SAM riboswitch aptamer (S box leader) from Actinomyces sp. 2119, 83 nucleotides, folded computationally. The prediction has a mean pLDDT of 76. Taxonomically the source falls in Actinomyces (Bacteria, Actinomycetota, Actinomycetes, Actinomycetales). The sequence is in RNAcentral, with records from Rfam.
């Protein structure tokens, strides 16, 4: 990075750096955000899939929001097989 499964309305916050945008892609709207957004990091939490399997424990994910609605595009995201 391709194929294929399987999940996407539950669940769980805090300190720091950054400094203006974000919400996958486009239209139309809507919400959040200098009372700090998006991003990274450290600590904690949650528990979806493996790996181990008596216990422990690794390994990656996640901790705004129904994937924000609708149309379109046939796509986005996290995970685990297979080769």
């Nucleotide at each position: 990075g391709u194929u294929c499964c399987a999940u996407c309305u539950a669940g769980a916050g805090u300190g720091g750096c950054u400094g203006a945008g974000a919400g996958a892609c486009c239209u139309g709207g809507c919400u959040c955000c200098g009372u700090g957004a998006c991003g990274c990091c450290g600590c904690a939490g949650c528990a979806a899939c493996c790996c181990c399997c008596u216990c422990c424990g690794g390994g990656u994910g996640c901790u705004u929001c129904c994937g924000c609605c609708a149309g379109g595009a046939c796509c986005g995201a996290u995970g685990g097989a297979g080769g």